[in-house]
RNA sequence: UGGGCUGGCCGGGCGACCGCGUCGGGCGCCACGGAGCGAUCCGGGCGUCCGCCGAGGAAGGUCCGGGCUCCACAGGGCAGGGUGGUCGCUAACUCCGACCCGGGGUGACCCGCGGGACAGUGCCACAGAGAACAGACCGCCGCUCCACCACGGUGGAGGGGCAAGGGUGAAACGGUGGUGCAAGAGACCACCAGCACGCCGGGUGACCGGCGUGGCUAGGCAAACCCCACCCGGAGCAAGAUCAGACAGUGCGCGUUCGAGGGCGGCCCGCCCGAGCGCACGGGUAGAUCGCUGGAGGCGGCCGGCAACGGUCGUCGUAGAUGGAUGGUCGCCCCCGCUGCGGUUCGCCGGCGGCGGGACAGAACCCGGCCUACAGGCCAGCCCAUCCC
RNA sequence: GCCGGUGUAGCUGAGUUGGUACAGCAGGGUCCUUGUAAGACCAAGAUCGCAGGUUCGAGUCCUGUCACCGGCUCCA
Numbered sequence: 001u002g003g004g005c006u007g008g009c010c011g012g013g014c015g016a017c018c019g020c021g022u023c024g025g026g027c028g029c030c031a032c033g034g035a036g037c038g039a040u041c042c043g044g045g046c047g048u049c050c051g052c053c054g055a056g057g058a059a060g061g062u063c064c065g066g067g068c069u070c071c072a073c074a075g076g077g078c079a080g081g082g083u084g085g086u087c088g089c090u091a092a093c094u095c096c097g098a099c100c101c102g103g104g105g106u107g108a109c110c111c112g113c114g115g116g117a118c119a120g121u122g123c124c125a126c127a128g129a130g131a132a133c134a135g136a137c138c139g140c141c142g143c144u145c146c147a148c149c150a151c152g153g154u155g156g157a158g159g160g161g162c163a164a165g166g167g168u169g170a171a172a173c174g175g176u177g178g179u180g181c182a183a184g185a186g187a188c189c190a191c192c193a194g195c196a197c198g199c200c201g202g203g204u205g206a207c208c209g210g211c212g213u214g215g216c217u218a219g220g221c222a223a224a225c226c227c228c229a230c231c232c233g234g235a236g237c238a239a240g241a242u243c244a245g246a247c248a249g250u251g252c253g254c255g256u257u258c259g260a261g262g263g264c265g266g267c268c269c270g271c272c273c274g275a276g277c278g279c280a281c282g283g284g285u286a287g288a289u290c291g292c293u294g295g296a297g298g299c300g301g302c303c304g305g306c307a308a309c310g311g312u313c314g315u316c317g318u319a320g321a322u323g324g325a326u327g328g329u330c331g332c333c334c335c336c337g338c339u340g341c342g343g344u345u346c347g348c349c350g351g352c353g354g355c356g357g358g359a360c361a362g363a364a365c366c367c368g369g370c371c372u373a374c375a376g377g378c379c380a381g382c383c384c385a386u387c388c389c
Numbered sequence: 390g391c392c393g394g395u396g397u398a399g400c401u402g403a404g405u406u407g408g409u410a411c412a413g414c415a416g417g418g419u420c421c422u423u424g425u426a427a428g429a430c431c432a433a434g435a436u437c438g439c440a441g442g443u444u445c446g447a448g449u450c451c452u453g454u455c456a457c458c459g460g461c462u463c464c465a
Base pairs, nucleotide, nucleotide: 001385002384003383004382005381006380007379008378009377010376012333013332014331015330016329017328018327020054021053023051024050025049026048027047028046029045030044032043033042034041035040056360060371061370063369064368065367066366067365068236069235070234071233075269076268077267078266080232081231082230083229084228085099086098087097088096100114101112102111103110104109115227116226120225121224122221123220124219137166138165139162140161141160143158144157145156146155147154148153174192175191176190177189178188179187193217195214196213197212198211199210200209201208202207240290241289242288243287249281250280251279252278253277254276261273262272263271283464284463297316298315299314300313301312302311303310304309334358335357336356337355338354339353340352341351342349343348390461391460392459393458394457395456396455399414400413401412402411408445417431418430419429420428438454439453440452441451442450
């Protein structure tokens, strides 16, 4: 200098004017509610003015986990669902961290739903002779018979042996070399790969290393059923609680100790509540308050830990709408692209100016993660190649 | 906001132990007819919403994502 890998951060700034919402305060109005004989006081509504505050890294998808609320504070079994190397971390998790193993890359580094295929069942299309404890299509080699012959053999038929070679396929039942044989073959031998068992050493562990023995070799698929180990009660703030207000019931079926129905996915049991329940038609309301935001909170320092994370001290106050607020215009600056003038060592440079653009996206009970979208920009560490010293 | 479902030819649908995607209608051509309709025959038309993964092989299995659809208030 060029190319690349990983991690973190920002995601416009300032000012003016207009506008929206919560909260607090002032003023005005009200045929509003309560108290009081009353003046008035307390509260509410509407309008107006002032002040403080007012979206995100993903607020998104709703894919996991937890808090919270209700249902028996949550029982047993079946079924169902989830997770799947090890050790940690956590409120919890499928997340996260470190390590192990396998794969990819020259490397930094990246990827892995990463238990079990000697518990069982199943699948492996087409091609191919044969697709699971297989298989003679071509081929190789003896034997018998026949024909031909240049006497070396050649061809045909029959009946056998052979998994070394060819060919098919995603996959063909270890690899290389030798011995052996009619030809061959783990049939036998040496080395290598891999498997099982035993012992020793290291590690908390997954696992790794070494030695010995064995039999010669054990196909793939569990993101097929399944088996093993562990985990999971259900529903969700439209949960749930309180208040106000309005109306109109009718028909059918089941049931009241011979127990309907309910206890929020299914079945059985057990337990509890239990006099109403279900369906159809019809009617009313379209309100208020709580839940609601201070919480596994943010930021900074120190300590422990490789890290995720934990402990401790200090500091900060930061949206709560309910048809749903957080916006718009203008000016200056910032960044990017195009372009005119100017300069130039012709590679470009930045002084002045013009035009255009600045993303993805909007809280709704709250957190921890994951995933996805995103104009443009910044920082740090590392790797490879080339050049110079 | 919460919960659930569906994407296959122009339209409507089928597609199970994963193995060359199948129909009906519409559209095109030929025949029949004086002409049209009906009828007969023929061919074409899809990478299964999109992307990635598992597998020899994916419409089907797994993950992510996009689009569309449906349900959920209270009182008597």
Predicted 3D model of RNase P RNA and transfer RNA as a complex of 465 nucleotides. The prediction has a mean pLDDT of 78. Rfam match: Bacterial RNase P class A. From the family's description: Ribonuclease P (RNase P) is a ubiquitous endoribonuclease, found in archaea, bacteria and eukarya as well as chloroplasts and mitochondria. Its best characterised activity is the generation of mature 5'-ends of tRNAs by cleaving the 5'-leader elements of precursor-tRNAs.